This is a predicted structure of a 475-nucleotide part of an RNA (small-subunit ribosomal RNA, 3' major domain) from endosymbiont of Acanthamoeba sp. S13. The coordinates come from a structure-prediction model, not an experiment, and the mean pLDDT is 83.
Context: one part of a larger RNA
């Protein structure tokens, strides 16, 4: 100077306490390890790998495994040289890849030639093959933590110090005040976005207060106020007042105010650390392979199952199940698309074809509220196997798909040691849409809006971290 300390002061953080819903126990999702296997394809492994890469493995995907081809190759450019094709269509063999036959058949042209295709040959292609300990780009994690430096001076023989310590404060190296330092970066903060008020503008597809009209629907005339669209604006600054504070910064409390002390949320990640992740996204050094470790096809496999963890879903019940009736979003997506209304199915679904490249059509709410039942039971709880019948997509649902119907009705009585989120419109809890996508194994993700609480006394203690000081036989 660091690092380290079951030294010391100080200080923060759902870190603990206080609370609130869980996980650990069933059932099933789904990942992983282990084990099987012809393969069970690679990666990811304390936090910071395990609904991870994968925003979707039935063929493709696909990297793996068996088998059957092919060898200037599935794919690119160049040179030679030889042909006129190349494609379609048929037929036959074959699991197809593919392979024989069979019709058909080239374009320009200044006539030298070129374009374009297929052979052959030769340069080379190809590699998801290894090395993320040879890299670049990215990305993850201390940590959104409040810290890391630099320039001149000064102090030290020197490594270095200083400044950055110090006293106040703050979310902050945030700011004041002192100070052999004065400054100055890269951070903090603002400058950006959404939100939450309000004004002007502008009035369709969005709205409807006042007037008519009505078929009772903003349906029409019409309004332009209101809601809402979306642009520009203002508005929050500790500006203002009291008290404390050093006449500071800045703290407590006040009024006004839609907001009040960073309003809430996002974006935004400093010097570095961890030889963290990735050559399978992509680049690319080296290194191997070349009739295969390349590349075509077919069928399997990634979906196996004594078993162990890790994420979730769904329960166990009455603050609930089931039945009837009834009301109310926000955000998105839509032409190989959304797909209304009618009618047929008991239902998944069919038909059907209006509207709609969408503020205009179209996908569309459940918790809730009002009635009825069930009486505390393995049940009118729970839904896991499993049978039978069917729907849809798709060349094809056996390995291996979802959905439906009707029968079946397992485990499960609220969970040991342990453990996790989370301080407000959060937690908890209902549903909704989105991208991947033919379809779907979505209970995952990433969005949206409904309903809507507790608790925080504090900081001794558990973890993480930040200043400063001390002590060391570590560096």
């Nucleotide at each position: 100077u660091g690092a380290c300390g079951g030294g010391g002061a100080c200080c923060c953080g759902c870190a603990c306490a206080a609370g609130c819903a869980g996980u650990g126990g069933a059932g099933c999702a789904u990942g992983u390890g282990g084990u099987u296997u012809a393969a069970u394809u690679c990666g990811a492994u304390g936090c910071a790998a395990c609904g991870c890469g994968a925003a979707g493995a039935a063929c493709c995907u696909u990297a793996c495994c068996c088998a059957g081809g092919c060898u200037u190759g599935a794919c690119a450019u160049g040179c030679a040289g030889a042909u006129g094709a190349u494609c379609a269509u048929u037929a036959c063999a074959g699991a197809g890849a593919u392979g024989u036959a069979a019709u058909u058949u080239c374009c320009c042209u200044u006539c030298g030639g070129g374009g374009c295709a297929u052979c052959u040959g030769c340069a080379c292609a190809g590699g998801u093959g290894c090395u993320g300990c040879a890299u670049g780009g990215c990305u993850g994690u201390c940590g959104u933590c409040a810290g890391c430096u630099c320039g001149u001076g000064c102090c030290g023989u020197g490594a270095g110090g200083u400044g950055u310590u110090u006293g106040g404060u703050u979310a902050a190296g945030u700011c004041c005040a002192g100070c052999a330092a004065c400054g100055a970066g890269c951070g903090c903060a603002a400058c950006c976005c959404u939100u939450a008020u309000c004004a002007u503008u502008a009035g369709u597809u969005g709205c409807c207060a006042a007037c008519a009209c009505u078929u009772u629907g903003g349906g029409u005339g019409g309004g332009a106020a209101c809601u809402c669209u979306a642009a520009u604006g203002a508005g929050a600054c500790u500006g203002c007042c009291u008290g404390g504070g050093u006449u500071a910064a800045c703290c407590a409390g006040g009024a006004g105010g839609a907001a009040g002390g960073u309003g809430a949320g996002g974006a935004u990640g400093a010097c570095g650390u961890c030889a963290a992740g990735u050559c399978c996204g992509c680049a690319u050094g080296g290194c191997c392979c070349u009739u295969a470790u390349g590349u075509c096809u077919g069928g399997g496999g990634c979906u196996a199952c004594a078993c162990a963890c890790g994420u979730g879903c769904u329960a166990c019940a009455a603050u609930g199940g089931u039945c009837g009736g009834u009301a109310c979003a926000g955000a998105a997506g839509g032409c190989a698309g959304c797909g209304a209304a009618g009618c047929c199915g008991c239902g998944a679904g069919g038909u059907g074809a209006a509207g709609c490249a969408a503020a205009u059509c179209c996908u569309a709410a459940a918790a809730g509220c009002c009635g009825a039942u069930c009486u505390c039971a393995g049940u009118u709880c729970a839904g896991a196997u499993u049978g039978u019948a069917g729907u849809c997509u798709g060349c094809a649902a056996c390995u291996c798909g979802a959905c439906u119907a009707c029968a079946u009705g397992a485990a499960g009585a609220c969970g040991g040691a342990a453990u996790u989120g989370c301080u407000a419109g959060u937690a908890a809890u209902g549903g909704u849409g989105g991208g991947u996508c033919a379809g779907c194994a979505a209970c995952a993700c990433c969005a949206c809006c409904g309903u809507g609480a507790a608790u925080a006394c504090g900081u001794u203690c558990c973890c993480g971290g930040g200043u400063c000081u001390u002590g060391u036989a570590c560096a």